[in-house]
Molecule: SAM riboswitch aptamer (S box leader)
Organism: uncultured Eubacteriales bacterium
RNA sequence: UGCCUAUAAAGAGUGCGCGAGAGACAAGCUCGUUGACCGCACAGCAACCUGCAAUAGUAAGGUGCUAAAGCUUGACCGAUGGGCG
Numbered sequence: 001u002g003c004c005u006a007u008a009a010a011g012a013g014u015g016c017g018c019g020a021g022a023g024a025c026a027a028g029c030u031c032g033u034u035g036a037c038c039g040c041a042c043a044g045c046a047a048c049c050u051g052c053a054a055u056a057g058u059a060a061g062g063u064g065c066u067a068a069a070g071c072u073u074g075a076c077c078g079a080u081g082g083g084c085g
Stems, first nucleotide, its partner, number of pairs: 001085007013042005021031003025074004043066003048062003051058002070077001
């Protein structure tokens, strides 16, 4: 990077650093100098894969996630996990 596949109205945040945009895209709407987004640390949620267990669970490992229904609507859309090349 391409293909296949599963999932998403539940759940979970503080501190420090930085400093102007951010919520993928379009329109809307919202968040943001009372510091968003992002990065790091710690904490937590969840249970896709592994482990344990045995079909109920558990939460040790690998991811993921922790404003708003994937924020809403739209599309030949995107995201994350797993599999294959």